[in-house]
RNA sequence: GGACGCAUAGCUCAAUGGUAGAGCAAUAGACUUUUAAUCUAAAGGUUCAAGGUUCAAAUCCUUGUGCGUUC
Numbered sequence: 001g002g003a004c005g006c007a008u009a010g011c012u013c014a015a016u017g018g019u020a021g022a023g024c025a026a027u028a029g030a031c032u033u034u035u036a037a038u039c040u041a042a043a044g045g046u047u048c049a050a051g052g053u054u055c056a057a058a059u060c061c062u063u064g065u066g067c068g069u070u071c
Base pairs, nucleotide, nucleotide: 001071002070003069004068005067006066007065010024011023012022013021018055027041028040029039030038048064049063050062051061052060
């Protein structure tokens, strides 16, 4: 330098152009003498950045950034 892939909640990951979700963690409550475990609830998001297409973009297109694989 070329090709390919990835970037979404604190972490690991989903989401076929139509309300952004799950598990774990953390928080609150229940239970318990207490802790742990278990159960319940609520919260947590500028979907890497900028632009384009579209009534509508995490999703499609372009460019850039970072990371990985390969030649």